[in-house]
Molecule: Glycine riboswitch aptamer
Organism: Neorhizobium sp. SOG26
RNA sequence: AGACAGCGAGUGGGAGAGAGUCGCCGUAGGCGGCCGCCGAAGGAGCAACCGCCCCGGAAACUCUCAGGCACAUGGACCGUUCGCUGGAG
Numbered sequence: 001a002g003a004c005a006g007c008g009a010g011u012g013g014g015a016g017a018g019a020g021u022c023g024c025c026g027u028a029g030g031c032g033g034c035c036g037c038c039g040a041a042g043g044a045g046c047a048a049c050c051g052c053c054c055c056g057g058a059a060a061c062u063c064u065c066a067g068g069c070a071c072a073u074g075g076a077c078c079g080u081u082c083g084c085u086g087g088a089g
Base pairs, nucleotide, nucleotide: 004086005085006084007083008082009081010080011079012078013077018035020034021033022032023031024030025029036069037068038067042065043063044062045061049057050056051055
């Protein structure tokens, strides 16, 4: 000095689904009830597969507890920059 990997932070992209209805406070809006929906925070379940094979790990699949359903915020994941750690060659 170093492909690549892990963690953290900045930054860019980032889907889906009622601007539902009733009531209260009330400027925007917020809270609660009632249905109708969504899956890509989180959570849970099964499983291909993997392992140190008594058992354990495991999804973008499934469920919607939570969260969300104009904008905003959030958002798995992807790109990029920086920092730390490891590091084939």